RNA sequence: UAGUUAUCAAGAAAGGCGGAGGGAAUAGACCCGGUGAAACCUUGGCAACCCUUUUCUUAUAAAGAAGGUGCUACAUUCUAUCCCACUUUGUUGGGGCAGAUAACAA
Numbered sequence: 001u002a003g004u005u006a007u008c009a010a011g012a013a014a015g016g017c018g019g020a021g022g023g024a025a026u027a028g029a030c031c032c033g034g035u036g037a038a039a040c041c042u043u044g045g046c047a048a049c050c051c052u053u054u055u056c057u058u059a060u061a062a063a064g065a066a067g068g069u070g071c072u073a074c075a076u077u078c079u080a081u082c083c084c085a086c087u088u089u090g091u092u093g094g095g096g097c098a099g100a101u102a103a104c105a106a
Stems, first nucleotide, its partner, number of pairs: 001106001003104006013043004021032003025081005044072003049068002051064004076098001082095001084093001085091002
């Protein structure tokens, strides 16, 4: 870097450093931000993908959290860049695309 599978309306913050942006890209909307953004570091926490234990014929079961990741404003913030449904110009409707994360494999 592309691929396969699964999940994505739940959950979880302080400090340091930094100094103006940030919420993936483009556009629009709506938000966060000098009462200090991003990035980075520390500690804590959340969750339970990998993982551990137990039961079982079998785990798509239950419990756990030492370790590997991940995450810790807003639905993946919302919509469009696609299609369909209903209704008529909108719908916290379904699917897809794109994206994120994990595991696997190349």
Molecule: SAM riboswitch aptamer (S box leader)
Organism: Maribacter thermophilus